[in-house]
Annotation: Model confidence (mean pLDDT): 80 of 100. A computed fold for a 74-nucleotide RNA from a Flavobacteriaceae bacterium, annotated as transfer RNA. Taxonomically the source falls in Flavobacteriaceae (Bacteria, Bacteroidota, Flavobacteriia, Flavobacteriales). Rfam family: tRNA. Rfam classes the family as a transfer RNA. The sequence is in RNAcentral, with records from ENA.

Parts: sequence; structure tokens; C1' cells
RNA sequence: GGGCUGGUAGCUCAGAUGGCUAGAGCACCUGAUUUGCAUUCAGAAGGUCGCGGGUUCGAGUCCCGCCCGGUCCA
Repeated sequence: GGGCUGGUAGCUCAGAUGGCUAGAGCACCUGAUUUGCAUUCAGAAGGUCGCGGGUUCGAGUCCCGCCCGGUCCA
């Protein structure tokens, strides 16, 4: 330098063919249960969907460029 692949909540990830308000598990917080802790149950909070453009009525999802990680080739 080139090919492939990944970059979505604090962590691990899901979101096939664009359409609703972007989700799950765990963690954290609040409450219930307990003498207390743990467990369990209920609830809340938490996301510029790597960055910047483009297409479209509408993009996490398509197109272009760039950045970062992994891997292969040179």
C1' cells in the first nucleotide's frame, strides 16, 4: 500500500430484504421482600447507531470519503 471484516447504552451483543417511538442480557440506581446481606420481584435511568457528506418522503440499515481495531496478501 491492497483485500476482507468489525466499530449500536458502562460491558457483551441483536437489529435479513431501508419505515414506525433503536432493543436484549449483565452492570449501575430506586423501591419491595429480609433483623441484615444475598437471592428474587417491580421500576427508573442510560445511545451523537465511529466521524463527515450523499441518495430518499424516510437510513443503524444503501452510496462515497476518512478514522480506529482484527485478519490476510505484498